Predicted 3D model of a 75-nucleotide RNA (c-di-GMP-I-GGC riboswitch aptamer) from a Desulfuromonadaceae bacterium. Lineage of the source: Bacteria > Thermodesulfobacteriota > Desulfuromonadia > Desulfuromonadales > Desulfuromonadaceae.
RNA sequence: AUUGACAAUGGCAAACCUAGAGUAAUCUGGGGACGCAAAGCCACGGAUCCCACAGGGAUGGCCGGGUUACCGAAG
Numbered sequence: 001a002u003u004g005a006c007a008a009u010g011g012c013a014a015a016c017c018u019a020g021a022g023u024a025a026u027c028u029g030g031g032g033a034c035g036c037a038a039a040g041c042c043a044c045g046g047a048u049c050c051c052a053c054a055g056g057g058a059u060g061g062c063c064g065g066g067u068u069a070c071c072g073a074a075g
Base pairs, nucleotide, nucleotide: 002075004071011036012035016031017030018029019028020027021026034061040067041066042065044064045063046062047059048058049057050056051055
């Protein structure tokens, strides 16, 4: 550097319930765990979705890309 163990220390949190925001996609807090080795962050390319559609918005837990980062068995 690559890689990722029935390892350690920690982390995140789908569905669903609940309170709130939004026209909506969806988001935020609480409960809850299906999963995740970047399921940390960034809408740059693609994709999907929504709308009051010259356009604007949502998803980073859809893929790629960028960037930062904990641990240390085997190869």